This is a predicted complex of two RNAs, RNase P RNA and transfer RNA, with 450 nucleotides together.
Model confidence (mean pLDDT): 77 of 100.
It holds a member of the Rfam family "Bacterial RNase P class A". The family's RNA type in Rfam is ribozyme.

[in-house]
């Protein structure tokens, strides 16, 4: 220079001008005196993902002696956290030439499944072809019985692999080496790794098939709850004017209903609370390989309640084409200043709050690492 | 806010306890048959299995993460 790997950060455009919008505060007017209305002023108004609602907490109710089934989640190993299914450092595996990248990576001698087509066999293994022996039959082709996984074919996968011995041909039959598996010593907190010894080999794959083991989860959401309380239903006491209706008729008297008052529980519409000072940002400086935690300064930063944070014009940063003309450069070509002309944007917009993943997406900086090649 | 389902041809749906050419009907198109035309009879073409990535030998079907359509409860 190219080609690649790999993080980190900022920004979500500015300024003016007009018209508005949501909350807060201060203040002056109204009258209907109220958490009213209107009008001036100040000062505040989205995000990195606010989004999918996929996880985990906080809060608030409700359940809840104790131990078990169901059932859901997660699944190497240390560490961080409030807490995960996240994050950070390893380990193994797999890809890569490397930098570096992905891993849902517990058990297939608990157990049940499934492993199509092909092939002889697809899991208590197995003889199609070949090869060996016998033993029948013979001109010749053959037939039967047995032995053998070393060789062919089949498959995604064939019961360890190479080489040598051995044998009628073979075979872990036996041996070296490799791969497994036990045991035992060393590093290492582990996960693991490495060195020795013995086994001659018994044990195919799939658990994102069913299970088995281990941790872990009570349930339900701010429409969560809470105070106040119009209407309308009721309850308790009082009143007796009137009217009715029980007590056989009449009168008094009790009672019951209507009807006024007076008090009082739930609690509905509605209004507040929750509500935003919090695992909170911002910095420095210590601990730690990081993730992360620690002291100390310093800041206060939307809080409506179906949702405001907008719009138009101008100007300008910025960004992409043209042009002209200098300046490097043998050259292909690359750039300041000018000039024009377009664009001046993307994803997307709080609704109780946090930690995260996961998906959308526009600009623009600054590091680092690995290969190649070309100059000193 | 909370819990679910669904997504295969132009339409409606089989096939999802993994097995290799993904069917069916009804549309379309080509020929027969008829003076035409319908119906009928043969016989074609037509699929990214919502997208990506995974797990196996091997995926429409398992799995995970997005898209799109619908329902239920408060």
């Nucleotide at each position: 220079g190219c080609a690649g790997g790999c993080g980190g950060c900022u920004c979500a455009g500015g300024c003016a001008a007009u018209c508005g919008c949501c909350g807060g505060g201060c203040g002056a007017g109204c009258c209907a005196u109220g958490u009213g209305c209107u009008c001036g002023c100040c000062g505040g108004g989205a995000g990195g993902a606010a989004a999918g609602u996929c996880c985990g907490g906080g809060c608030u109710c409700c359940a809840c002696a104790g131990g078990g089934c169901a059932g859901a989640a997660u699944g190497c190993c240390g560490g961080g956290u409030a807490a995960c299914g996240c994050c950070c450092g390893g380990u193994g595996a797999a890809g890569g030439a490397a930098a570096c990248u992905u891993c849902g990576a517990g058990g297939a001698u608990a157990g049940c499944g499934c492993c199509a087509c092909a092939g002889a066999a697809a899991a208590c293994a197995a003889a199609c072809c070949g090869c060996c022996g016998g033993c029948c039959a013979c001109c010749u082709c053959g037939g039967u019985c047995g032995g053998u996984a070393a060789g062919g074919g089949u498959g995604a996968a064939a019961c360890g692999g190479u080489g040598g011995g051995g044998u009628a041909a073979g075979a872990g039959c036996c041996c070296a080496c490799c791969g497994c598996g036990a045991c035992g010593c060393c590093g290492g907190u582990g996960a693991c790794g490495g060195c020795g010894u013995c086994g001659g080999c018994a044990c195919g794959g799939c658990a994102a098939g069913c299970c088995c083991c281990a941790u872990u989860c009570g349930g339900a959401g701010c429409a969560a709850g809470g105070u106040c309380a119009a209407g309308c239903a009721g309850a308790g006491g009082g009143c007796g004017c009137a009217c009715g209706a029980a007590c056989g008729g009449c009168c008094c008297g009790u009672u019951c209903a209507u009807g006024c008052c007076c008090u009082c529980g739930g609690g509905u519409c509605g209004a507040c609370c929750g509500c935003u000072c919090g695992a909170g940002c911002c910095g420095a400086c210590c601990g730690g390989u990081a993730a992360c935690g620690g002291u100390c300064g310093g800041c206060c930063u939307a809080g409506a309640g179906g949702a405001a944070u907008g719009a138009u014009u101008g100007c300008c940063a910025g960004c992409u084409c043209g042009c002209c003309g200098c300046g490097g450069g043998c050259g292909a070509c690359c750039g300041a200043a000018g000039c024009g002309a377009g664009c001046g944007g993307a994803c997307a917009a709080a609704a109780c709050c946090c930690g995260g993943c996961u998906u959308a997406c526009g600009a623009g900086c600054c590091a680092c690492c690995u290969g190649c090649u070309c100059c000193a | 806010g909370c819990g679910c389902c669904u997504g295969u041809a132009g339409c409606u749906c089989a096939g999802c306890u993994g097995g290799a050419u993904a069917g069916a009907g009804c549309a379309u198109c080509g020929g027969a048959c008829u003076u035409c035309g319908g119906a009928u009879c043969c016989g074609a073409g037509g699929g990214u299995c919502g997208u990506a990535g995974g797990u196996u030998c091997g995926a429409a079907u398992c799995c995970u993460a997005c898209c799109g359509g619908g329902c239920g409860c408060g």